Description: Predicted 3D model of a 266-nucleotide RNA (Bacterial large signal recognition particle RNA) from an Anaerolineae bacterium. Its Rfam family is "Bacterial large signal recognition particle RNA". Rfam's curators write: The signal recognition particle (SRP) is a universally conserved ribonucleoprotein involved in the co-translational targeting of proteins to membranes. The sequence is in RNAcentral, with records from ENA. It is recorded under the gene name ffs. The source organism's lineage runs through Bacteria, Bacillati, Chloroflexota and Anaerolineae.

[in-house]
RNA sequence: UCGUGCUAGACGGGGAGCUAGCGGUGCCCUGUACCCGAAAUCCGCUUACGCGGGGUCGAACUCCCCCUCAGAGGGCCAGCGCUCCCUGGGAAUGCCAGAACUAAGUGGCGUAGAAGAUUGGGUCCUGCGCGGCAGGAGCUCGUGAACCCCGUCAGGUCCGAGAGGAAGCAGCGGUAAGCGGUCCCUCCUGGGUGCCGCAGGAGUGCCUGGUCGGAGCUGGCUGGUUCUGGUAAGCCAGCGGGUCCGGUUCGAAAGGGGGUGCACGG
Numbered sequence: 001u002c003g004u005g006c007u008a009g010a011c012g013g014g015g016a017g018c019u020a021g022c023g024g025u026g027c028c029c030u031g032u033a034c035c036c037g038a039a040a041u042c043c044g045c046u047u048a049c050g051c052g053g054g055g056u057c058g059a060a061c062u063c064c065c066c067c068u069c070a071g072a073g074g075g076c077c078a079g080c081g082c083u084c085c086c087u088g089g090g091a092a093u094g095c096c097a098g099a100a101c102u103a104a105g106u107g108g109c110g111u112a113g114a115a116g117a118u119u120g121g122g123u124c125c126u127g128c129g130c131g132g133c134a135g136g137a138g139c140u141c142g143u144g145a146a147c148c149c150c151g152u153c154a155g156g157u158c159c160g161a162g163a164g165g166a167a168g169c170a171g172c173g174g175u176a177a178g179c180g181g182u183c184c185c186u187c188c189u190g191g192g193u194g195c196c197g198c199a200g201g202a203g204u205g206c207c208u209g210g211u212c213g214g215a216g217c218u219g220g221c222u223g224g225u226u227c228u229g230g231u232a233a234g235c236c237a238g239c240g241g242g243u244c245c246g247g248u249u250c251g252a253a254a255g256g257g258g259g260u261g262c263a264c265g266g
Base pairs, nucleotide, nucleotide: 001266002265003264004263005262006261009057010056011055012030013029014028015027020046021045022044023043024042034054035053036052037051063259064258065257066256067255068254073250074249075248076247077246079245081243082242083241084240086238087237088236089235093233094231095230096229097228098227099226100225101224102223104222105221106220107218108217109216116212117211118210119209120208121207122206123205124201125200126199127198128197129196130194131193133190134189135188136187137186138185140181141180142179143178149174150173151172152171157166158165159164
């Protein structure tokens, strides 16, 4: 150095999670890296890089160690920007509603005369009168007393010798209080009374007439200014989620360097 047969070893690794910790099953990344069986109210271990059974390769592309990069991916941290959700805040912005002022636009009224000024009337108040209405009284009509109201009093009664006289029931006529009617007339009282009359007053709000005057008036709509109320869209503060950027940590894969047998034979 070559050949044959073996052995160690390899036949994936990593992150988070789980766990006292380590490994596995399950999730994710890498990317191709044998098969079967069980594994989350788990499975196997204790410095450990799975357990049981089978298979292949085998000292090197393949096994072991170190270094580099860190382009995959994961964990953690804090912050800025963006974004989403939630909670709270106040009304300086926005939006909504209301009020006041203004009079630029528009509409309406106005030379058939605006604003303003002045002078009357009405509306308002008080008193008186007249009327109307209501109530009451009077007037008037009717009715109205077994006896204790009136008149006349048949019959009967009483007194008387008689002439005659007396009281008096029923009936008839009348009357008082009372009751009822009429509502013509008279009087009294009252008011949620009047297209009424007279007198006085108050007031300038409204309506209306006259005179002067000679061009504005109004504020419906839009606009402007101010105020008031509401609303959490924007704004402010805070909890949380996502994304981007940053830091830190682990890190597959990739690249580089080094290391590693035994037996026999040529």